[in-house]
Context: one part of a larger RNA
RNA sequence: CUGGGUUUAAAGGGUGCGUAGGCGGCUUUUUAAGUCAGUGGUGAAAGCCUAGUGCUUAACACUAGAACGGCCAUUGAUACUGAAAAGCUUGAGUCAAGGAGAGGUAAGCAGAAUUUAUGGUGUAGCAGUGAAAUGCUUAGAUACCAUAAGGAAUACCAAUAGCGAAGGCAGCUUACUGGCCUUUGACUGACGCUGAGGCACGAAAGCGUGGGGAGCAAACAGGAUUAGAGACCCUGGUAGUCCACGCUGUAAACGAUGAUCACUCGAUGUGCAUGUCUAACAUGUGUGUCUGAGCGAAAGCAUUAAGUGAUCCACCUGGGAAGUACGCUCGCAAGAGUGAAACUC
Numbered sequence: 001c002u003g004g005g006u007u008u009a010a011a012g013g014g015u016g017c018g019u020a021g022g023c024g025g026c027u028u029u030u031u032a033a034g035u036c037a038g039u040g041g042u043g044a045a046a047g048c049c050u051a052g053u054g055c056u057u058a059a060c061a062c063u064a065g066a067a068c069g070g071c072c073a074u075u076g077a078u079a080c081u082g083a084a085a086a087g088c089u090u091g092a093g094u095c096a097a098g099g100a101g102a103g104g105u106a107a108g109c110a111g112a113a114u115u116u117a118u119g120g121u122g123u124a125g126c127a128g129u130g131a132a133a134u135g136c137u138u139a140g141a142u143a144c145c146a147u148a149a150g151g152a153a154u155a156c157c158a159a160u161a162g163c164g165a166a167g168g169c170a171g172c173u174u175a176c177u178g179g180c181c182u183u184u185g186a187c188u189g190a191c192g193c194u195g196a197g198g199c200a201c202g203a204a205a206g207c208g209u210g211g212g213g214a215g216c217a218a219a220c221a222g223g224a225u226u227a228g229a230g231a232c233c234c235u236g237g238u239a240g241u242c243c244a245c246g247c248u249g250u251a252a253a254c255g256a257u258g259a260u261c262a263c264u265c266g267a268u269g270u271g272c273a274u275g276u277c278u279a280a281c282a283u284g285u286g287u288g289u290c291u292g293a294g295c296g297a298a299a300g301c302a303u304u305a306a307g308u309g310a311u312c313c314a315c316c317u318g319g320g321a322a323g324u325a326c327g328c329u330c331g332c333a334a335g336a337g338u339g340a341a342a343c344u345c
Base pairs, nucleotide, nucleotide: 004316005315006314007299008298012313014201015200016199017198021194022193023192025088026087027086028085029084030083031082033081034080035077036076037075038074039073040072041071042070049065050064051063052062053061054060091191092188093187094186095185096183097182098181099180103177104176105175106174107173108172109171110154115149116148117147118146119145120144121143125136126135162169163168206247207246208245209244210243211242215241216240220236221235222234223233258312259311260310261309262308263307266290267289268288269287270286271285272284273283274282275281294301295300318345319344320343327338328337329336330335
């Protein structure tokens, strides 16, 4: 390079936006760059290949041919691709009228519970476990009542439900704001798809500065268990968890399944909308389950494909060494990204 692959065997980038590039709907005209055909020139010789000839044969040599898959010029062809021009509406989008939603950001408010403080009632235990002990408690605990403070999270509703590109999103209200869906017409007229680099977003943990700190809880301490117990269990408990701003940029970031488009047998739930309106039903768009053809090594997938095709990107090429070393880039650091080889089986 060709070829084969990427749910689970190695392999889909965490997600989006988008630059270059690649690819791209229907019709007509022009052009003739790609493409195709003819002709001319060139493509040194030798070599290779074919057919002969000459050395007794062969190697070798000689003669002829073919080839030299290319380039240049010129004359034509015009289906396809390109370029130029004009047009179209079905792809894409805009407007109008409605709709659903834990989509996002900010502010305010609410009730339950835990904890603590103060006051009251009240007396000897409480707490905890498999059993215990550490712990708390006559300086009055636990329990009950009242008042107050503070932080975090929002029971029921709640769902195989909904929304979001992914991460993710749940008390209530308000303000601002993104996307999606439906119906009917009008409008723009290919404006599209993908996307190397790039940019943005990106759970948890972690880092910096300043706040906050109820509960929980790495580390740590003690009590148990045990042969030991650096654990599981118990009593405590600091970072952290929370907020603001900045960084980090990783996850089994999973559907372990890249994006877009077209086509393809049925059954049955469910969210939203429209029609009919009352239910059934129909249509569109999501979201589940089951089962065919087909596919698959099988498990299984099966209109939300892992089926049948098309375009573009990413990635894989035996196990270990190793996601390591070195170098470079980024980072405050932790580390992240890129990413080998010797050797060995």
This is a predicted structure of a 345-nucleotide part of an RNA (small-subunit ribosomal RNA, central domain) from an uncultured organism. The RNAcentral record of the full RNA draws on ENA and SILVA.